Source information:
This is a predicted structure of a 104-nucleotide RNA (SAM riboswitch aptamer (S box leader)) from Staphylococcus haemolyticus. The source organism's lineage runs through Bacteria, Bacillati, Caryophanales, Staphylococcaceae and Staphylococcus. Its Rfam family is "SAM riboswitch aptamer (S box leader)". Its family is annotated with regulation of gene expression in the Gene Ontology. Its mean pLDDT, the model's own confidence on a scale to 100, is 81.
[in-house]
RNA sequence: CUUAUCCAGAGAAGUGAAGGGAUUUGGCCCAAUGAAACUUCAGCAACAGACUUAAAAGACAAAAGUACUGUGCUAAUUCCAAAGAGGUAUGCCUCAAAGAUAAG
Numbered sequence: 001c002u003u004a005u006c007c008a009g010a011g012a013a014g015u016g017a018a019g020g021g022a023u024u025u026g027g028c029c030c031a032a033u034g035a036a037a038c039u040u041c042a043g044c045a046a047c048a049g050a051c052u053u054a055a056a057a058g059a060c061a062a063a064a065g066u067a068c069u070g071u072g073c074u075a076a077u078u079c080c081a082a083a084g085a086g087g088u089a090u091g092c093c094u095c096a097a098a099g100a101u102a103a104g
Base pairs, nucleotide, nucleotide: 001104002103003102004101005100006099011041012040013039014038015037019030020029021028023083024082025081026080027079042074043073044072047070048069049068050066051065052064053063078098084095085094086093087092
């Protein structure tokens, strides 16, 4: 940079010691009944690989499944709104941008 997804799901312990919820602004929350971070264990999901369904010369593609491998994730919709555009029944809605994750 491209493509796909983001209203579902899943937490305990130890170390640690004051912040955290991506950035800015405004809200609203979490946090000394212990935040972030790190470690261990457990779990969730099914993006990629692998394997199975699968049998048919082989290959390719698609589907369903397993959860072995590589990631990811485990408060609140990406916590909410704006930092853009459009629509509207004025309650909101749609798309985009930004961000996150995966694959290339």